[in-house]
This is a predicted structure of a 472-nucleotide part of an RNA (small-subunit ribosomal RNA, 5' domain) from an uncultured bacterium. The prediction has a mean pLDDT of 87. The full RNA is in RNAcentral, with records from ENA and SILVA. Rfam family: Bacterial small subunit ribosomal RNA. Gene Ontology terms of the family: ribosome and structural constituent of ribosome.
Context: one part of a larger RNA
RNA sequence: AACGAACGCUGGCGGCAUGCCUAACACAUGCAAGUCGAACGCCCUCUUCGGAGGGAGUGGCGCACGGGUGCGUAACGCGUGGGAACCUGCCUUUAGGUUCGGAAUAACUUCCCGAAAGGGAUGCUAAUACCGGAUGAUGUCGUAAGACCAAAGAUUUAUCGCCUUUAGAUGGGCCCGCGUUGGAUUAGCUAGUUGGUGGGGUAAUGGCUCACCAAGGCGACGAUCCAUAGCUGGUCUGAGAGGAUGAUCAGCCACACUGGGACUGAGACACGGCCCAGACUCCUACGGGAGGCAGCAGUGGGGAAUAUUGGACAAUGGGCGAAAGCCUGAUCCAGCAAUGCCGCGUGAGUGAUGAAGGCCCUAGGGUUGUAAAGCUCUUUUACCCGAGAUGAUAAUGACAGUAUCGGGAGAAUAAGCUCCGGCUAACUCCGUGCCAGCAGCCGCGGUAAUACGGAGGGAGCUAGCGUUGUUC
Numbered sequence: 001a002a003c004g005a006a007c008g009c010u011g012g013c014g015g016c017a018u019g020c021c022u023a024a025c026a027c028a029u030g031c032a033a034g035u036c037g038a039a040c041g042c043c044c045u046c047u048u049c050g051g052a053g054g055g056a057g058u059g060g061c062g063c064a065c066g067g068g069u070g071c072g073u074a075a076c077g078c079g080u081g082g083g084a085a086c087c088u089g090c091c092u093u094u095a096g097g098u099u100c101g102g103a104a105u106a107a108c109u110u111c112c113c114g115a116a117a118g119g120g121a122u123g124c125u126a127a128u129a130c131c132g133g134a135u136g137a138u139g140u141c142g143u144a145a146g147a148c149c150a151a152a153g154a155u156u157u158a159u160c161g162c163c164u165u166u167a168g169a170u171g172g173g174c175c176c177g178c179g180u181u182g183g184a185u186u187a188g189c190u191a192g193u194u195g196g197u198g199g200g201g202u203a204a205u206g207g208c209u210c211a212c213c214a215a216g217g218c219g220a221c222g223a224u225c226c227a228u229a230g231c232u233g234g235u236c237u238g239a240g241a242g243g244a245u246g247a248u249c250a251g252c253c254a255c256a257c258u259g260g261g262a263c264u265g266a267g268a269c270a271c272g273g274c275c276c277a278g279a280c281u282c283c284u285a286c287g288g289g290a291g292g293c294a295g296c297a298g299u300g301g302g303g304a305a306u307a308u309u310g311g312a313c314a315a316u317g318g319g320c321g322a323a324a325g326c327c328u329g330a331u332c333c334a335g336c337a338a339u340g341c342c343g344c345g346u347g348a349g350u351g352a353u354g355a356a357g358g359c360c361c362u363a364g365g366g367u368u369g370u371a372a373a374g375c376u377c378u379u380u381u382a383c384c385c386g387a388g389a390u391g392a393u394a395a396u397g398a399c400a401g402u403a404u405c406g407g408g409a410g411a412a413u414a415a416g417c418u419c420c421g422g423c424u425a426a427c428u429c430c431g432u433g434c435c436a437g438c439a440g441c442c443g444c445g446g447u448a449a450u451a452c453g454g455a456g457g458g459a460g461c462u463a464g465c466g467u468u469g470u471u472c
Stems, first nucleotide, its partner, number of pairs: 001471003005468005012344006018337002020302001025300003029297003034061003039058002042055005068255003077180007086172002091168002095164004099133004108123001110121004139148003153160002181227003188218003193215008230252004234245004257278005280291004308334001310333003316330001317328004347377004357368004383408005391399001416461005421442003427456005437444002
């Protein structure tokens, strides 16, 4: 000097920030991802008979973003600079196409099983759901010949879609050089191991995987092992070099009760999806089921310690939708906390008989002290009344009757904390008597203690002041 701090005493206001550093401990409750009727059938309600609205379901898009946490990870994880063998929904762009058919199924109906979660059977039906034929290229494969591959409609007739394709943009996957903590009281490590050939696999390179062949590969320039740790931009400190650190904000990574696995999809091996195993909790009719706050609040626990079960989608942004709009604990706001930084205030002038009181005293006086009272003013803040934005405009304001402005009354509503032996600014009296105690170091205290405790006085900082902890 600094802090995501804590503790003690104290505490007026405002602005802007920040707020579980510990148990990646367990979680009651509510909310945090939906949307589309301009893809589709069914049911219901209202109806001015034109239509309007609602419900569950099929289907599409989204749910891989946004939000959280830092367990793991010493690694191409991250940072930086390169590379070639790749993918990319929505968006922009190029060139074309959008033809003919088919069979189902949910919803629904009728039953059945089950405590429930849920499941089964029968019958019916639609589609932008599914399947087949056609057309097929400058597309894919192939040296070539040639082979192969698509589509979906809706409607208010304006468009919005669908399929193939070209280029781009954006996003991502992969590879490499260099850099990236401590330990040698860790010295040897390695069989898919290192390389090759050939299959397989992937969007793609590659022992990624497999068969065969060879015997390699790494290591004192520290392999392997152990411990610790998310990395960076940055932050703190320092004249710098450096040291420490990685909260908030931003980029990347990893994880989502623990371990494993794949499915769907342009994208996941998926926080609020699925399956299996495990631990734990809950329901149960004992047969069987349900769950996952490291989302926002909140609870218990742990801890020195860290906030509201708030408001709004008004703005910014995101998802869906042609749109109106709906959703959004992202976000914007409000609440709590002196946790920090910054600003303001707690009055100003005058006032000597140097009042009273306190303290000291050589008893003369000194000091508190212009301090108070008194007199004259002012009204920041707080209080009362009125006006009232910007943020958003064609319309829409949670914040909020907020910020701000005008008026009014009245010194009124507002000061503490630590220290006073030296370092180190600031001194006397009383009490105590190596006791009680103080202490960062030196050291004080055993009868006159400026060092303990109290008082008066003083010094410093100030809505804070001190202590503790940590870093430089």